Background:
This is a predicted structure of a 330-nucleotide part of an RNA (large-subunit ribosomal RNA, domain IV) from a Betaproteobacteria bacterium. Taxonomically the source falls in Betaproteobacteria (Bacteria, Pseudomonadati, Pseudomonadota). The full RNA is in RNAcentral, with records from ENA.

[in-house]
Context: one part of a larger RNA
RNA sequence: CCCUCUUCAAGGAACUCGGCAAUCUAACCCCGUAACUUCGGAAGAAGGGGUGCCCGUCGCAAGACGGGUCGCAGAGAAAUGGGCCUACCGACUGUUUAGCAAAAACACAGCACUCUGCUAAGUCGUGAAGACGACGUAUAGGGUGUGACACGUGACCAAUGCCGAAAGAUUACGGUGAGAGGUCAGCCGCAAGGCGAAGCUUCGAACCCAAGACCCGGUGAAUGUCGGCCGUAACUAUAACGGUCCUAAGGUAGCGAAAUUCCUUGUCGGGUAAGUUCCGACCUGCACGAAUCGUGUAACGAGUGGGCCGCUGUCUCGAAGAGGCGCUCG
Numbered sequence: 001c002c003c004u005c006u007u008c009a010a011g012g013a014a015c016u017c018g019g020c021a022a023u024c025u026a027a028c029c030c031c032g033u034a035a036c037u038u039c040g041g042a043a044g045a046a047g048g049g050g051u052g053c054c055c056g057u058c059g060c061a062a063g064a065c066g067g068g069u070c071g072c073a074g075a076g077a078a079a080u081g082g083g084c085c086u087a088c089c090g091a092c093u094g095u096u097u098a099g100c101a102a103a104a105a106c107a108c109a110g111c112a113c114u115c116u117g118c119u120a121a122g123u124c125g126u127g128a129a130g131a132c133g134a135c136g137u138a139u140a141g142g143g144u145g146u147g148a149c150a151c152g153u154g155a156c157c158a159a160u161g162c163c164g165a166a167a168g169a170u171u172a173c174g175g176u177g178a179g180a181g182g183u184c185a186g187c188c189g190c191a192a193g194g195c196g197a198a199g200c201u202u203c204g205a206a207c208c209c210a211a212g213a214c215c216c217g218g219u220g221a222a223u224g225u226c227g228g229c230c231g232u233a234a235c236u237a238u239a240a241c242g243g244u245c246c247u248a249a250g251g252u253a254g255c256g257a258a259a260u261u262c263c264u265u266g267u268c269g270g271g272u273a274a275g276u277u278c279c280g281a282c283c284u285g286c287a288c289g290a291a292u293c294g295u296g297u298a299a300c301g302a303g304u305g306g307g308c309c310g311c312u313g314u315c316u317c318g319a320a321g322a323g324g325c326g327c328u329c330g
Base pairs, nucleotide, nucleotide: 002324003323004322005321006320007319008318010316011315014314019311027051028050029049030048031047036041038148052069053068054067055066056065057064058063070074082309083308084307085306086305087304088303089301090300094106095105110146111145112144113143114142115141116140122132123131124130149296150295151294152293154226155225156224159223160222161219162218163217164216168214170212174208175207179203180202181201182200183199186195187194188193227245228244229243230242231241254288255285266282267281268280269279270278
């Protein structure tokens, strides 16, 4: 030097990515306690006061009240919440990367769609037996999405998927089988060769014929998608309005520089002496948007951002001390 611990003048976050770490706070009793709220909470909110010992009165006691008394200090040591405001995300208690991540991720009650009529659907299994589902029966069971609650959940069925319907056109195996070939008993021929029944065999037109796909219809809490250009109002600006092209339909409510905004430290307001963060607004949404849910929301959180009070060796800026490791001897 290092490690663990103790203390510190003045200041008090100036440290730093960040108050990381360490202080502060802390027990019990009494008083007192806001916004907001799902009326349960929030709440130990916050913020105050008290606490020893002796005597007296009351009391069964615990204790209450009154008086006195000692100390710097009475929960005299130890154990033992710092508080508040604000925004984001997730409703909540839970779960998770055993060994760098505990979270805004997963789950969750609730909501919705969908499948399943019982030998259920679905799953495991060798295309099995058998088992689970379930000794259950649609208020049940499986799958998918969303994720308490409140208010909502718009347009598009052109594409893809799914469901339905069956008129038409398409179509496999298979059926039937016109016809054609091979073979050859026989026939013709002097010969080479030609013709060639039955049988066997190879090919095979036409016709009949399923699902599917085509076609038709439906379906959005199915996969998904939700425009462009030009002009126009008696300052200017803007455009309620008009024109035009394209589309299946052109983004509704709500929200919006957002966990989403590139330009961007947008602009305005607030907070600071000073604020790329933060809060409130605006809307020009590069590239929000409605169960891949939208917007809110009390409570909750070892979650994330910002601020205030308190507090401190985090720092200005370092110092002193205790113990240890190390070093020497043994």